[in-house]
RNA sequence: GGACGAACGCUGGCGGCGUGCCUAAUACAUGCAAGUCGAGCGGACGAUUCAAAAGCUUGCUUUUGAAUCGUUAGCGGCGGACGGGUGAGUAACACGUGGGCAACCUGCCCUGUAGCCGGGGAUAACACCGAGAAAUCGGUGCUAAUACCGGAUAACACGAAGAACCGCAUGGUUUUUCGUUGAAAGGCGGCGCAAGCUGUCGCUACAGGAUGGGCCCGCGGCGCAUUAGCUAGUUGGUGAGGUAAUGGCUCACCAAGGCGACGAUGCGUAGCCGACCUGAGAGGGUGAUCGGCCACACUGGGACUGAGACACGGCCCACACUCCUACGGGAGGCAGCAGUAGGGAAUCUUCCGCAAUGGACGAAAGUCUGACGGAGCAACGCCGCGUGAGCGAUGAAGGUCUUCGGAUCGUAAACUUCUAUCAGCAGGGAAGAAACCAUGACGGUACCUGACUAAGAAGCCCCGGCUAACUACGUGCCAGCAGCCGCGGUAAUACGUAGGGGGCAAGCGUUAUCCGGAAUUACUGGGUGUAAAGGGUGCGUAGGCGGCGAUUUAAGUCAGAUGUGAAAACUCAGGGCUCAACCUUGAGACUGCAUCUGAAACUGAGUUGCUAGAGUGCAGGAGAGGAAAGCGGAAUUCCGAGUGUAGCGGUGAAAUGCGUAGAGAUUCGGAGGAACACCAGUAGCGAAGGCGGCUUUCUGGACUGUAACUGACGCUGAGGCACGAAAGCGUGGGGAGCGAACAGGAUUAGAUACCCUGGUAGUCCACGCCGUAAACGAUGAAUAUUAGGUGUCGGGGCUUACGGGUCUCGGUGCCGCAGCUAACGCAUUAAGUAUUCCACCUGGGAAGUACGACCGCAAGGUUGAAACUCAAAGGAAUUGACGGGGACCCGCACAAGCGGUGGAGCAUGUGGUUUAAUUUGAAGCAACGCGAAGAGCCUUACCUAAACUUGACAUCCUUUUGACCGGAGGGUAAUGCCUCCCUCACUAGCUUUCUAGUGCAAAAGUGACAGGUGGUGCAUGGUUGUCGUCAGCUCGUGUCGUGAGAUGUUGGGUUAAGUCCCGCAACGAGCGCAACCCCUAUCUUUAGUAGCCAUCAUUAAGUUGGGCACUCUAGAGAGACUGCCAGGGAUAACCUGGAGGAAGGUGGGGAUGACGUCAAAUCAUCAUGCCCCUUAUGUUUAGGGCUACACACGUGCUACAAUGGGUGCUACAAAGGGAAGCAAAUCCGCGAGGCCGAGCAAAUCUCAAAAAAGCACUCCCAGUUCGGAUUGUAGUCUGCAACUCGACUACAUGAAGUUGGAAUCGCUAGUAAUCGCGAAUCAGAAUGUCGCGGUGAAUACGUUCCCGGGUCUUGUACACACCGCCCGUCACACCAUGGGAGUUGGGGGGGCCCAACGCCAGUGACCUAACCCGUAAGGGAAGGAGCUGUCUAAGGCAAAACCAAUGACUGGGGUG
Repeated sequence: GGACGAACGCUGGCGGCGUGCCUAAUACAUGCAAGUCGAGCGGACGAUUCAAAAGCUUGCUUUUGAAUCGUUAGCGGCGGACGGGUGAGUAACACGUGGGCAACCUGCCCUGUAGCCGGGGAUAACACCGAGAAAUCGGUGCUAAUACCGGAUAACACGAAGAACCGCAUGGUUUUUCGUUGAAAGGCGGCGCAAGCUGUCGCUACAGGAUGGGCCCGCGGCGCAUUAGCUAGUUGGUGAGGUAAUGGCUCACCAAGGCGACGAUGCGUAGCCGACCUGAGAGGGUGAUCGGCCACACUGGGACUGAGACACGGCCCACACUCCUACGGGAGGCAGCAGUAGGGAAUCUUCCGCAAUGGACGAAAGUCUGACGGAGCAACGCCGCGUGAGCGAUGAAGGUCUUCGGAUCGUAAACUUCUAUCAGCAGGGAAGAAACCAUGACGGUACCUGACUAAGAAGCCCCGGCUAACUACGUGCCAGCAGCCGCGGUAAUACGUAGGGGGCAAGCGUUAUCCGGAAUUACUGGGUGUAAAGGGUGCGUAGGCGGCGAUUUAAGUCAGAUGUGAAAACUCAGGGCUCAACCUUGAGACUGCAUCUGAAACUGAGUUGCUAGAGUGCAGGAGAGGAAAGCGGAAUUCCGAGUGUAGCGGUGAAAUGCGUAGAGAUUCGGAGGAACACCAGUAGCGAAGGCGGCUUUCUGGACUGUAACUGACGCUGAGGCACGAAAGCGUGGGGAGCGAACAGGAUUAGAUACCCUGGUAGUCCACGCCGUAAACGAUGAAUAUUAGGUGUCGGGGCUUACGGGUCUCGGUGCCGCAGCUAACGCAUUAAGUAUUCCACCUGGGAAGUACGACCGCAAGGUUGAAACUCAAAGGAAUUGACGGGGACCCGCACAAGCGGUGGAGCAUGUGGUUUAAUUUGAAGCAACGCGAAGAGCCUUACCUAAACUUGACAUCCUUUUGACCGGAGGGUAAUGCCUCCCUCACUAGCUUUCUAGUGCAAAAGUGACAGGUGGUGCAUGGUUGUCGUCAGCUCGUGUCGUGAGAUGUUGGGUUAAGUCCCGCAACGAGCGCAACCCCUAUCUUUAGUAGCCAUCAUUAAGUUGGGCACUCUAGAGAGACUGCCAGGGAUAACCUGGAGGAAGGUGGGGAUGACGUCAAAUCAUCAUGCCCCUUAUGUUUAGGGCUACACACGUGCUACAAUGGGUGCUACAAAGGGAAGCAAAUCCGCGAGGCCGAGCAAAUCUCAAAAAAGCACUCCCAGUUCGGAUUGUAGUCUGCAACUCGACUACAUGAAGUUGGAAUCGCUAGUAAUCGCGAAUCAGAAUGUCGCGGUGAAUACGUUCCCGGGUCUUGUACACACCGCCCGUCACACCAUGGGAGUUGGGGGGGCCCAACGCCAGUGACCUAACCCGUAAGGGAAGGAGCUGUCUAAGGCAAAACCAAUGACUGGGGUG
């Protein structure tokens, strides 16, 4: 995608044609579904007419007779074997197809021939009697027939005996003679006085036809081999019986057969086919409706009747069930049409009619017909039609979205014009009817006409991808969706709703099932080195396949013809319903089967040859091929003896162990077992497993050469047989070394291990089992064919005599082309190209498990599932990341050093705790003296209390005012609140007043709005940290690869560097590196004030004159580039050393931070989406808090002292700041500081004293003259304010601390360490931060290790990338399953017992009308009841097997 006998959800206008219990072959109330014939028969009843009689009421009644008509219970005939239903059973000659019957039957029908003579005795009905509740039955008596029974005739039928012809084996056809068997003189008509004649319907016999059946055979169509053997009437024969007929169909006897791997038997499932669905086809699935066949009729069995049945609406018996009953006994069978109950997801009316078609009966009229024709119900399916058409832009209203402009629904609507299909109304009105008339259920239906109204008629699914169609809101891993992937955790095109859109449309979706896609069972049309998959190996049976000629045949094959392949269906061309669906005509097709004829290439079969395949012979050489026996030396161990003394042994280090009872070491002698060093080699041999000292014996195979012999003898090989490492098992030996188990010692958190000391099975031999391995080349065997190169082993030829060359056969390796392969790779030893045969595979797990079977002593092996569960499992390659992988390199990374932290006190930050609040962010490195370059109020975001509501702030609108600003006051804790004073500008209207407008400002009002340090840094921008100033990160074109990707960027050198050089399928380029920029180090030049002072003068003083030489300042330049030399290197890049130089190889420092990583940090700098608050989460104010304090951590300061402290004196900086400022000097104060205030917007004045240092003195190793915390008192300064909570000063106090555990940090030179100075922030408040200079070291052997990083390479089951992934037990929950003492149920077969009905057989003393004998009685023949027997359904008994359910407990498995 298509399909459907469908069901479910939502929805639903009309018509046509179809279809409608798939489940309980469950049970059925009620009605109907098979009758008909009076022209077969006797009656009965009724009616009419006629005649007669009786009664009398005189026109009525009754009786009798005759005739006619109607109805029909019974006898009789035909039909109830058709039609209709269902699919339980059946794996079968049941079905399909094609044949056969010389082995058969056939009522009614057709054709032909011949015939229909003459008799008899009964019996229903009926009458009477009786039994019973009923159903029904019994007895007696009467009667008819187309009912029944004899007789004659007649064979074509049977039996016997012949003849002719024919065939397909038994045999068939025709014919002659002899013996045995039939009828309804019937019914109805016509003629006739009658006898009789005749018509028609019947009847009988025979032959033939047609139709319908019966039997037999070939072929075809399900699953399981975890069903491998089955079978006693079984297989066959002879004879008999039986049947319509063949036949073990049945029986007696005889023989021992028959079927089966080409799947018997068993089990399961199933009606079969034409056809239907799907598919390009081949196939796959199905077997509703329609048609053919079969089977069944409550379940099981049985026969009767009949032409036909073992019979749906017949009979008998048995069981179950239901109903009636007077309890004695009876009745029933919807799988016919309707209908009911039940079951189920689910399937209709207790309708009309025999008008048509068909059927039964009848001479016919006709009767019957739930077959059938129709209608009804159901969108169940297919088909058709409609729900309006034209015009219509203010693009209406309204909805939705919005960037607020608009967009969209949308010509859609309204409006206006038109039409009337369907539905509704009215009128007309068929065909179907054939057969003179008559006859229509459907039906007043189809159809036609008219009037009328746009009126009555649209939904369903979907919109993340597959897959056509997007937005908003709600929700917030919830609710939910989902076919697969998956969606949903606060901005969901995936949930729900709305708007819009897409698809289909009286339907649309979902579910179930089937086919397709699926080459995903591969015949067409797949594979097996590594993805699933080659058997461990050989020999060989069946089977499959098979070399080169000739010839015959015709099985396969091919061609033609004939028959058949039912109809319907399908395809094509027509026709009929207005079209279509549907119906119908013709043709095709039905790929099949059978028969006949022909062809002879190929395959097969037969015959006859050949030698290239294969084999034999002969001649050679190679080899760890196999089996047995014998021999040998080295080594280990043990034993004995000698020498000899204290250790040996073992390990990373040890210990257990051995040893003074003498080990180990060493020498000699002996014992015993096992294995065979060197040679030794991707060397050899073998089928594989495997085989290694030497010798002998026996023995298999391969190879080379030759071409004598055979003449396709070949290849493969299901089953089968044999071999088959190690371990293991059994019996018996053997046992040196090694060594599972075990013991001890170590290691370890533990160590049932790795290491060590011992050590038993075993390893060895003989015999017997086992039968598996990563039994691997993960590559089955055979044959042919397809470039080469180079080794090696065993032969041979030619040429040579050389350490040779070349050709060839067989083996064994490596490299490599074409080709193949997903790639890796394979590549004459194929994984290439072909052929043949075998084995095996079909997602992962469960599982090579369970059960069953076979094998085994056992261990176990072989064969080998399912339930359930997952959406993957897997292969090869790629890029990263990672590795207690490898190589190379770098970094204060380690090492070498110096100084710290961690211990103390304090400062500061964080956690925690506390609190009304202790606002908040930052969290390994890369949070923690961080945001914060500075919290008393403010800041401030937090808490408490108070207050305001268009608001502290912005824009717009209305009104009023003319101000605002500013000043003052009241009140309050303060804000809020209240009051007072002062007071605009410009333009126009002529001008001042005034009016209007504009601008500005305020107040009031109104709503739009303001406001938010509220949330989300995981919605964002911007900014920043970090790896890391590490050397990397990429691109274009080209090339390689199916591709991901690779190459470039790798390699050899070199560098601080992907820096440079060389090479190279790469060539170039970009961002990074470097350089360009700034500071600094040297010099030159320019310029000298506020800077400087060599010379001159002057001063207390560069103070001043003077000068700009120097310092300095700040502009411009120079200088350094491996430029020069030597050596190394490859003649390169570059490296090492040197010269010169202030500086040398990047001179030192800074700025500068590639692609990216960490959902890193920040919504609290700012901006911003969305969400949230709106008399509050906004705003204002006061007070408090951010400063708390059992504790823990980080970062610092000060110390612990003598390289020091204290006191005094004396030097030397740089870089900065300064107007709400820096402030000199003088004075006051012990001091902080104060008063006053010169100077200075600064190279001028000032902060400002530099400190360490130096020189003196003192202290003398102490908790000190170290250390300064803490505390008290008194002060200073800033500020509205110093209590919470500032800094500083003076005096007093004088804590811990004596160099700091584990651990850890910084630093490679003007660096560390140490010393002070300044600045920002700031009213005040640094031990912090950012700068500045002074003094000024030590060490680096080196890259093994720790940490981090870079490049190349390697492994990977990792990709959230090792902080990964992941294994098993245990605990818990759930699920399916194996075992299980057993228990229960089921179906089937076999055995035994009993045995109904019934057929058959026997008997039949009892019974009997027809025929015979007999005058009769009676007898016979024939038959029956009854009884007996065989068979036999149901039933019973016992045992075994199989299947299913269940079961305490138990085993493993799966999921979480």